[in-house]
């Protein structure tokens, strides 16, 4: 220097242009004499930045940044 992948609630990850999710960890109430487990019910995200296409963009195009392989 180049080719490729990845960038999404605190954490791991989904999510083939129209509803932004799931599991885990925090919340609370249950349920225990108590913890744990279970079970319920709410809370949390400007989708890495910017810019373009579209009537609509997490999703498509261009650009920047970070993290990663592999090539030189």
């Nucleotide at each position: 220097g180049g080719u490729c992948g990845g960038c999404u609630g605190g954490c791991g990850c989904a999510g083939c242009g129209g509803g932004a999710g799931c599991g885990c960890a925090g919340g609370u109430g249950c349920c225990u004499u108590a913890c744990a487990a279970g079970c319920a019910c709410a809370a949390g995200g400007u989708c890495g930045g910017g810019g373009g296409u579209u009537c609509a963009a997490a999703u498509c195009c261009c650009u920047c940044g970070c993290c990663g392989a592999c090539c030189a």
Transfer RNA from an uncultured Eggerthellaceae bacterium, 72 nucleotides, folded computationally. Rfam family: tRNA. It is annotated as a transfer RNA. The prediction has a mean pLDDT of 85.